[in-house]
Molecule: transfer RNA
Organism: Pelomonas sp. Root1217
RNA sequence: GUCGCCAUAGCUCAGUUGGAAGAGCGCCGGUCUGUCGAACCGGAGGUCGCGGGAUCGAGACCCGCUGGCGACGCCA
Numbered sequence: 001g002u003c004g005c006c007a008u009a010g011c012u013c014a015g016u017u018g019g020a021a022g023a024g025c026g027c028c029g030g031u032c033u034g035u036c037g038a039a040c041c042g043g044a045g046g047u048c049g050c051g052g053g054a055u056c057g058a059g060a061c062c063c064g065c066u067g068g069c070g071a072c073g074c075c076a
Stems, first nucleotide, its partner, number of pairs: 001072007010025004019056001027043005049065005
């Protein structure tokens, strides 16, 4: 340099065919326990990497950019 994949909650990741965001762990509160933990119940937490476009409507489609990973890289 070219090509491919990835970017969503604090972490690890779902989200299939566009109808508007979830799980597990963690965190907070409650029940229980002499206390902690475990178990159970509830809760908080999101500009979906950034900017634009098409659409009535985008996490998902199109374009550009940034970051990460990988493959290839002859000759001079």